A computed fold for a 71-nucleotide RNA from a Minisyncoccota bacterium, annotated as transfer RNA.
The organism belongs to Minisyncoccota, within Bacteria.
Its Rfam family is "tRNA".
The same sequence occurs in records of 2 taxa.

RNA sequence: GCGGGCGUGGUUUAGUGGUAGGACGACUCCCUUCCAAGGAGUAGGCCCGAGUUCGAUUCUCGGCGCCCGCA
Repeated sequence: GCGGGCGUGGUUUAGUGGUAGGACGACUCCCUUCCAAGGAGUAGGCCCGAGUUCGAUUCUCGGCGCCCGCA
């Protein structure tokens, strides 16, 4: 330099045009003499920009980052 894949809360992962869900973790409450376990709840997320669309996490283009291959 060329080609391909991926980017979603702190971590991991699903979703794929119509208000983004799970698991672990964090916090609060209950339970317990206390802790752990268990139960209930809360907060926290679509890498960035432009385009298409009534509507974009999803489609298109560009950028950035990571990974793989070729040179």